[in-house]
Context: one part of a larger RNA
């Protein structure tokens, strides 16, 4: 040096173990924001660097409740105090709540820096303090008011709203490319991604100019199914419906006009047109309105009212203090009892129905929901006949041309959208039934709202797992940290002493680190670089080989 044994060390795999996290249901709950959010930034503690509360009344103040003995957050030490005259601590309501931030008095290089007015307050004044208020756009009203008389711009004041944020989810607008067709180009991916405006706890739709087939339904939305069917397609990748049946949830209403009263303004041959508000009236496949008769009933429906239920702090809540045996420990093992609407869990020194927090089963305030609840009833109103004369959504329906949305890619191409031109009936009229005409049938567009039933989870609480278990599982077992980056932005590693610190007084070598002994402890070969403690890789000691 090698190579076997044997003893370390260094190493941090394995095994257990779990404070984290992944999924998935259920129930709750769902919008905050100028009365200043989300998000911050600076302070706030006896000592206070980080987190965590809070807010110059700063780990907190006030009130109601609940609790019942300890308490001053994580944070295990000292001081220094609080608490049965009921602290801490829990739930609700309420105060306080600097500075940035839409950030809004002017600025700006966010957390800063200068004002203006009014009160006050200090001063001999003046700087100064304090408290208040001042940004813009929009609508309504009002006052003021130019070139330019009258009037309009414009100013100004009040009042009201509105500006920003949100995890998906909603609706609306602009709208890709990769792929895919085994290339591509029409077509696919897709009305996807991404941007953009917009609302709400949902959003959007929504009370038939609808379908349907000579039968008939009766507003929309989801979910099953019809059906991967009819269809559409370089008839190629590929797209993909209706009708109809089943079911969850139900809920229908208001306006415009004609027609009546009231009121203004414009033109005017002063006879009258006209354009308006305001109230009534009056909403439909036939009806309204006007005329004539009859009612005041149905039914709507203001004040007022406030339920069960749930949410939201907690409360009772059964049974071995059993005896032996092993251990450090007893829950385990023998051996005898008990309760169970409770043998879910999870702690306790190993595996506890009966030991501790619970668990089944009951109870529980404000507050809040329920709820624009049920009552409750001011106040409002309705039906019939008659058919002359009036109304019943217009640059609208619908035509052409180019689009584009419908499962339907221009096709026979109906329907539905806006873009250019053209452009109607009016109720003896109109739209549709998939080119288009008859004929039957059906149904009133060109105005408007609408709860439930489905859509998602930021948050809350519960519960599940043939989901991980510290290279796993979120990035994260507390990090969006340290760290890079001008920046937008990237973005780590890192869990385990022991049942309990009983965390190793004391002595002994050392400068100290460290060791050695005692001392705890079932253990220290559990000593804090702390469970287990593999392999690389490093020493030793011993045999051997050359």
């Nucleotide at each position: 040096a090698g190579c076997a044994c044997a003893g370390g060390g260094a190493g941090g795999a394995u095994g257990c173990c779990u404070u984290g996290g992944c999924a998935c249901c259920a129930a709750g709950c769902g919008c905050c924001g100028a009365a200043g959010a989300a998000g911050g930034a600076c302070g706030u503690g006896a000592c206070a660097a980080g987190c965590u509360g809070c807010g110059a009344a700063a780990a907190g103040c006030c009130a109601u409740g609940g609790g019942g003995a300890g308490c001053u957050g994580c944070a295990c030490a000292u001081a220094a105090g609080c608490g049965u005259c009921g602290a801490u601590c829990c739930a609700u309501g309420g105060a306080u709540g600097u500075c940035c931030g839409a950030a809004u008095g002017g600025g700006g290089a966010a957390a800063c820096c200068c004002g203006g007015u009014g009160u006050g307050g200090g001063g001999a004044a003046a700087g100064c303090c304090a408290c208040a208020u001042c940004a813009c756009c929009g609508u309504a009203u009002g006052a003021u008011g130019a070139a330019u008389c009258c009037a309009u711009a414009g100013u100004c004041a009040u009042a009201c709203g509105g500006a920003g944020g949100g995890a998906a989810c909603c609706c609306g607008g602009u709208g890709a490319a990769g792929u895919g067709a085994a290339c591509c180009a029409u077509c696919u991916a897709a009305g996807u991604a991404a941007c953009c405006g917009g609302a709400g706890g949902a959003a959007a739709a929504g009370a038939a100019a609808u379908c349907a087939a000579c039968c008939g339904a009766g507003a929309u939305g989801c979910c099953u199914u019809a059906a991967g069917u009819a269809g559409c397609g370089g008839c190629g990748a590929g797209c993909g419906a209706a009708c109809g049946a089943g079911g969850c949830a139900c809920a229908g209403c208001c306006c415009a006009a004609a027609c009546c009263a009231g009121u203004g303004g414009a033109c005017c041959a002063c006879g009258g047109u006209u354009c308006g508000c305001u109230g009534g009236g009056g909403u439909a496949g036939u009806g309204g309105a006007c005329c004539u008769g009859c009612a005041u009933a149905a039914u709507g429906g203001a004040a007022c009212g406030g339920a069960a239920u749930g949410c939201g702090a907690g409360c009772g809540g059964a049974a071995c203090a059993u005896g032996g045996c092993u251990g450090g420990a007893a829950a385990g093992c023998c051996a005898g009892a008990c309760c169970g609407a409770a043998g879910a869990c999870g702690g306790u020194g190993a595996c506890a129905g009966u030991c501790c927090g619970g668990u089944a089963c009951g109870c529980g305030a404000a507050g809040c929901u329920g709820a624009g609840a049920a009552g409750g009833g001011a106040c409002a109103g309705g039906c019939c006949g008659a058919a002359a004369u009036c109304c019943g959504g217009a640059g609208u329906a619908c035509c052409a041309c180019a689009g584009g949305a419908c499962a339907c890619g221009a096709g026979g191409a109906a329907u539905c959208c806006g873009g250019u031109g053209g452009g109607a009936a009016g109720c003896a009229g109109g739209g549709g039934g998939g080119a288009c005409c008859a004929c039957c049938c059906u149904c009133c567009a060109a105005g408007g709202c609408u709860a439930a039933a489905c859509a998602c989870g930021a948050c809350u609480u519960g519960g599940u797992g043939a989901c991980c278990g510290a290279u796993a599982g979120c990035g994260u077992a507390g990090a969006g940290u340290a760290c890079c980056g001008u920046g937008a932005g990237g973005g780590u590693a890192a869990g385990g002493u022991g049942a309990a610190a009983a965390g190793g007084a004391c002595c002994c070598c050392g400068g100290g680190a460290g060791g050695g002994g005692a001392g705890u402890g079932a253990a220290a070969g559990a000593g804090a670089a702390c469970c287990u403690g593999a392999a690389a890789c490093c020493c030793u000691g011993u045999g051997u080989u050359g």

Large-subunit ribosomal RNA, domain I from a Clostridia bacterium, 546 nucleotides, folded computationally. The organism belongs to Clostridia, within Bacteria. Rfam family: Bacterial large subunit ribosomal RNA. The prediction has a mean pLDDT of 83. The sequence was found in a public genome assembly.